[in-house]
Context: one part of a larger RNA
RNA sequence: GAUUGAACGCUGGCGGCAUGCCUAACACAUGCAAGUCGAACGGCAGCGCGGGGGAGCUUGCUCCCCUGGCGGCGAGUGGCGGACGGGUGAGUAAUACGUAGGAAUCUGCCCAGUAGUGGGGGACAACUCGGAGAAAUUCGAGCUAAUACCGCAUACGCCCUACGGGGGAAAGCAGGGGAUCCUUCGGGACCUUGCGCUACUGGAUGAGCCUACGUCCGAUUAGCUAGUUGGUAGGGUAAAGGCCUACCAAGGCGACGAUCGGUAGCUGGUCUGAGAGGAUGAUCAGCCACACUGGGACUGAGACACGGCCCAGACUCCUACGGGAGGCAGCAAAGCCCUUUCAGUUGGGAAGAAAAGCUGAGUGUUAAUACCACUCGGUCUUGACGUUACCAACAAAAGAAGCACCGGCUAACUCCGUGCCAGCAGCCGCGGUAAUACGGAGGGUGCGAGCGUUAAUC
Numbered sequence: 001g002a003u004u005g006a007a008c009g010c011u012g013g014c015g016g017c018a019u020g021c022c023u024a025a026c027a028c029a030u031g032c033a034a035g036u037c038g039a040a041c042g043g044c045a046g047c048g049c050g051g052g053g054g055a056g057c058u059u060g061c062u063c064c065c066c067u068g069g070c071g072g073c074g075a076g077u078g079g080c081g082g083a084c085g086g087g088u089g090a091g092u093a094a095u096a097c098g099u100a101g102g103a104a105u106c107u108g109c110c111c112a113g114u115a116g117u118g119g120g121g122g123a124c125a126a127c128u129c130g131g132a133g134a135a136a137u138u139c140g141a142g143c144u145a146a147u148a149c150c151g152c153a154u155a156c157g158c159c160c161u162a163c164g165g166g167g168g169a170a171a172g173c174a175g176g177g178g179a180u181c182c183u184u185c186g187g188g189a190c191c192u193u194g195c196g197c198u199a200c201u202g203g204a205u206g207a208g209c210c211u212a213c214g215u216c217c218g219a220u221u222a223g224c225u226a227g228u229u230g231g232u233a234g235g236g237u238a239a240a241g242g243c244c245u246a247c248c249a250a251g252g253c254g255a256c257g258a259u260c261g262g263u264a265g266c267u268g269g270u271c272u273g274a275g276a277g278g279a280u281g282a283u284c285a286g287c288c289a290c291a292c293u294g295g296g297a298c299u300g301a302g303a304c305a306c307g308g309c310c311c312a313g314a315c316u317c318c319u320a321c322g323g324g325a326g327g328c329a330g331c332a333a334a335g336c337c338c339u340u341u342c343a344g345u346u347g348g349g350a351a352g353a354a355a356a357g358c359u360g361a362g363u364g365u366u367a368a369u370a371c372c373a374c375u376c377g378g379u380c381u382u383g384a385c386g387u388u389a390c391c392a393a394c395a396a397a398a399g400a401a402g403c404a405c406c407g408g409c410u411a412a413c414u415c416c417g418u419g420c421c422a423g424c425a426g427c428c429g430c431g432g433u434a435a436u437a438c439g440g441a442g443g444g445u446g447c448g449a450g451c452g453u454u455a456a457u458c
Base pairs, nucleotide, nucleotide: 001458002457003456004455006454007453008452009451010450030332031331032330035080036079037078040077041076043073044072047071048070049069050067051066052065053064054063055062056061057060087290088289089288097214098213099212100211101210102209105207106206110203111202112201113200114199115198116197117196118152120150121149127142128141129140130139131138132137158167159166160165172195173194174193175192176191177190180189181188182187216262217261218260223253224252225251228250229249230248231247232246233245234244235243265287266286267285268284269280270279271278272277292313293312294311295310296309315326316325317324318323344394345393346392347391348390352385357379358378359377360376361375362374363373364372402447403446404445405444406443407428408427409426413442414441415440416439417438423430424429
């Protein structure tokens, strides 16, 4: 000198943009943060409409009951999503990250293609009835639907194979339609369109795995290792592999720093510097790890899952003492909800309004001067915001400058007070009676909505 996720002191007018728990990965009241689909399904708790019945009367309104017929829809079955988005940096020195490669893999939704979508069955919620419990919740019996579940049929691709053969799938829903057929007169068969479903192939995207190189400090850490290193066989995984198991061999790593200890998320970048380098990893972006602490799996294309489950632990809360509930490293504390007050006076004043309707004329259509559609003209109005934005006049100079320094380095000097005292100070150093160095004042210098000090980095 430059810089900062800064802090502190004095001071502070307006607007925009950016930024703001670096410490306790401390504990968390409250609200919100992941739902959606009735075009998968049975239904109907609530709201509205329609239909039927009844009552009151003011005779066209009110009230009551029934009815899923309709719009829809609480709870439930089912599908998809909750693995994204958002947060944090605890752990991790290498199962991470960065760069460059690789082969033994999976991939919902999406894209392209090939082949199908036939015919049956039995349940379980919701619901009803009954029971247990303070609650959370839960048990028994009965009924029922589906794109939920399970056989059968079929199998171009697909899987297994000893090459003889064997195995394996699906689901329907919504809209439209004219002959014919059926009909419980609602509709269905049939045709067609859209959205789906099944199997397989390829792509795209995403993810898992492997290798090489790079990636902090300590030798006052010198030896480390028994699934350890390799092989065979088997298991396991989507997939290679001591990933796991049995047997066999005795290997593997290390002064080019193994092992151990400490510290730390990594990178693009950021700060500084002429550069080389040094320091750093807030905000933004990529990757990783974590979700009260530790462990575990389930579901699923994908998790060993922040606002899912189970177990153990610590902590907090409820309890009828039998038992239960919870997890802000998501957003908010300048929040959310309610209430109150202010935003001068007077006048002017856009745009958001085009239509529809009525009427006249015409064109098309038509048998038609009718209906319908269109064009042009006239007419009629329509503004919640809104006492709108904006403009003019009136009103009062009314609201708007500080901080540090002034001995030299270093721009800027005198007076008073003090008298090695009180004090100053980044270094040199000032102060013991004429202090440009302490304290105050006048004056001056620098920067300016800031100015100084401290801390930190180069």